RNAcentral holds the full RNA, with entries from SILVA. A computed fold for a 672-nucleotide part of an RNA from an uncultured bacterium, annotated as large-subunit ribosomal RNA, domain II.

Context: one part of a larger RNA
């Protein structure tokens, strides 16, 4: 892991409550007995309110005759069904908790008693002799001696480092290495301490692979708002992830939203007119609050100036009111929509409303526009509002892709017509057709900025310019003067000054850059000569450069496209889906014209196999059940004929019952 078997809404009740069938019906029914009949004990109903007195189709409140509340129209008794309740209550599963005169100290702790083990090697303690010393002692010294939780180091205990092992040789080991090794040492045997208890040189550690309370047996099918499964088939309808409240938040009660039956009015919805209520976008503020630019004019303050003082001037300094101006606002409003909302009236669609009852699920939402909050006008964030979708939606698009465009799949069909998208080749359909841009592989899906720059196309508005323009190329480009100041020096060209003058001129700055210590030099504005037609500036637009760096793997979904296969305008034809539309055909609902028929939770509604069990009807050794190929019949569960094979039981119908349908549960057994 496959294969086979097995595996989950059941069963009981004097129990509620609805439907359906059936009796009997202001009654209905029996329990136990007893069984032919009976049996009326008791249940339910036949009146109700109020808390009671207590009244009665009414009563209670109340001062009420008002208003309000709760009553006044058949039920019962049995089957069947759909929910509930009470028991294990669909099935599997805890971690836990208690209980026992329940079982363990053959591991392993700690304590008893009696045993036994420490190879060999080192050090050398106290005491004791001798011998030197002392007034004696004390001390020195040398030899004896054998102390010691000493020292090295086997067995032996132990487990320090790394290594290997890790479906292991092994549920705790091996190698090497390491610590202890006459002791608080190791060990045999036998015996004691038992579970809220025991032991324990103390780690919550050990008490039989099992310890913050052993194990076994009970309570017991503990609980289990969690998790995971929970088996055949067709139709019909078809949600919610949303308010409040909860010791509540991944549960729940109650409404919303489904569904199924009954019953229902112009009851709903939409479109068009009317008529309303509102203060939102927007827009304003010398229309209110609150905040503001500049300015002007002026109270009040500040600064200077004057004065013995009182007082008086000034003020590019702060400013209130007021003016002119610009001008902001969810919690401003003189203003003031379009939508949406009520309501009427008209059509239309037709039961879609709404009311009761039975049964639900749902109560984690999710993306995309749009209009707001909150964030960073940051998130595939968060948080409300509308609308779509997706959830529960399959088909074509968008390479790929829940949600984005297009469109809602009853079924067939080797017909048709389009959608959104496309039509060079992968790939169905134009290498169409006019007219422009782009040269960047820009570009061919979406997306890049500010800022730069004689890409390059169009368009506007101006300046010179046949008195000859721009560009070139020939020549001059001077004089006073080295302008004055500064300075070491400053001759156009370090810096400062200035009616930067003036003069010769066809033009020439008290001087545009380069240059030198200063000077010189080269060149520019300027200006003539040639040449001969256009040149220069500003601004807008279109389409391209650069700016320009990311992570699986270069690339537009490739390949490849350049008067395209790019871009932009007009435009004709194709192609394209389960859309429509045509032909068959099922079902459903009808008012019979005709319309529907994606579906997860979940409503309801019809059938299909199995085992049994009653009737009743059949088949079998001339071959039954099972099994194995074909054929055919039903939308489907499934059912029917037949070959082979199998060797004794097996079917139709028409009721009735259930241990009645497995692919899943880390499902349980066996097999492989």
């Nucleotide at each position: 892991g496959c294969c086979u078997a097995c595996g989950a809404g059941u069963u009981a009740c004097u129990c509620c409550u609805c439907a359906c069938u059936g009796g009997c019906g202001a009654g209905g029914u029996u329990a136990a007995g007893a069984a032919a009949a009976c049996g009326g004990a008791g249940c339910c109903g036949u009146a109700g309110c109020g808390a009671a007195a207590g009244c009665g189709a009414g009563u209670c409140u109340u001062a009420a005759u008002a208003g309000g509340g709760c009553g006044a129209a058949a039920g019962u008794c049995a089957g069947u069904g759909g929910g509930g309740g009470u028991a294990g209550a669909c099935g599997c599963g805890a971690a836990a908790c208690c209980c026992g005169c329940g079982u363990g100290a053959u591991c392993u702790a700690c304590c008893c008693a009696u045993g036994g083990c420490c190879a060999g090697g080192u050090u050398g303690a106290a005491g004791u002799u001798u011998c030197g010393g002392u007034a004696a002692c004390a001390c020195g010294a040398a030899a004896u001696g054998g102390a010691g939780g000493a020292c090295c180091g086997a067995a032996c205990c132990a487990g320090u480092a790394c290594a290997c092992g890790u479906u292991g040789a092994a549920a705790a080991g091996u190698g090497u290495u390491u610590g202890g090794a006459u002791g608080a040492g190791c060990u045999g045997u036998g015996g004691g301490u038992a579970g809220g208890g025991g032991u324990g040189a103390a780690a919550g550690g050990c008490c039989a692979a099992u310890c913050a309370a052993a194990c076994c047996g009970g309570g017991a099918a503990a609980u289990a708002g969690c998790u995971c499964g929970u088996a055949c088939u067709c139709c019909c309808c078809g949600a919610a992830a949303u308010g409040c409240u909860u010791u509540u938040a991944g549960g729940a009660g109650c409404a919303g939203c489904g569904u199924u039956g009954a019953g229902u009015a112009c009851u709903a919805u939409u479109a068009u007119a009317c008529g309303g209520a509102g203060g939102u976008a927007g827009a304003g503020c010398u229309a209110c609050c609150a905040a503001u630019u500049g300015g002007g004019c002026u109270a009040g303050g500040g600064g200077g100036c004057u004065u013995c003082a009182c007082g008086g001037c000034c003020u590019a300094c702060c400013a209130a009111a007021c003016c002119c101006u610009g001008a902001u606002g969810a919690a401003c409003u003189c203003c003031g929509a379009a939508u949406g909302c009520c309501g009427u009236a008209u059509a239309a669609u037709g039961a879609a409303u709404c009311u009761c009852a039975g049964c639900a699920g749902u109560g984690a939402g999710g993306c995309u526009u749009u209009g707001g909050g909150u964030g960073c006008u940051a998130a595939g964030g968060u948080c409300c509002a509308a609308a779509g979708c997706c959830g529960a939606a399959a088909g074509g698009g968008a390479a790929a892709c829940a949600a984005c465009c297009c469109a809602g799949a009853c079924c067939a069909u080797c017909a048709g017509u389009u959608a959104a998208g496309g039509u060079c080749c992968c790939u169905a359909a134009a290498u169409c057709u006019a007219u422009a841009c782009u040269a960047a592989g820009u570009u061919a899906a979406a997306a890049g900025a500010a800022c730069g720059a004689u890409g390059u196309u169009c368009g506007a508005u101006u300046g010179c310019u046949a008195a000859g323009a721009c560009a070139g190329c020939u020549a001059g480009g001077a004089u006073g003067u080295u302008g004055g100041c500064u300075u070491g020096g400053a001759a156009g060209c370090a810096g400062c000054c200035a009616u930067u003058c003036a003069u010769u001129u066809a033009a020439a700055g008290a001087g545009u850059g380069c240059g030198u210590a200063a000077c010189a030099g080269c060149u520019c504005a300027c200006u003539a000569g040639u040449c001969g037609a256009g040149u220069g500036a500003u601004c807008g637009a279109g389409c391209g450069c650069g700016g320009a760096a990311a992570a699986u793997a270069a690339u537009c979904g490739g390949g490849u496209a350049u008067c395209a296969a790019g871009u932009a305008u007009a435009g004709u034809a194709c192609c394209g889906a389960a859309a429509c539309u045509a032909u068959g055909g099922a079902c459903u609902c009808u008012a019979c014209g005709g319309a529907g028929u994606g579906g997860u939770a979940g409503g309801g509604g019809a059938g299909c196999a199995u085992u049994c069990c009653a009737g009743u009807u059949g088949c079998g050794c001339a071959g039954a059940a099972g099994u194995u190929g074909g054929a055919u019949c039903g939308u489907g569960a499934g059912g029917u004929c037949u070959g082979g094979u199998g060797g004794a039981g097996c079917g139709g119908u028409u009721g009735g019952a259930a241990a009645a349908g497995a692919a899943a549960a880390u499902g349980u057994a066996g097999g492989c």

Model confidence (mean pLDDT): 85 of 100.